This is a predicted structure of a 90-nucleotide RNA (c-di-GMP-I riboswitch aptamer) from a Bacillota bacterium.
The sequence was found by an Rfam model in a public genome assembly.
RNA sequence: AAUUUUUUUUGGCAAACUCAGGGAAACCUGGGGACGCAAAGCAAAGGGGGCUAAGUCCAGUAAACUGGAUAGGCCAGCCCGGUCGCUGAA
Numbered sequence: 001a002a003u004u005u006u007u008u009u010u011g012g013c014a015a016a017c018u019c020a021g022g023g024a025a026a027c028c029u030g031g032g033g034a035c036g037c038a039a040a041g042c043a044a045a046g047g048g049g050g051c052u053a054a055g056u057c058c059a060g061u062a063a064a065c066u067g068g069a070u071a072g073g074c075c076a077g078c079c080c081g082g083u084c085g086c087u088g089a090a
Base pairs, nucleotide, nucleotide: 012037013036017032018031019030020029021028022027035077041083042082046080047079048078049075050074051073055070056069057068058067059066060065
């Protein structure tokens, strides 16, 4: 793309856990695995919220060590908004 048949789906993602790897950690990547999700697609350079604390600062100290504060780190499956997509008679 064509033909035939059928008539309301075709399908998608992947939590916990686990194996391997990365990271100081939160967490991330890949395999397994499905708790769930009509956007559980994208985006952290729209606005909130949350997690971690390497480094830095402060304190206890002479020191080791411990505690506290802090995001340039992370979370989109925390919420609102943005944006692309699918379905539907509307």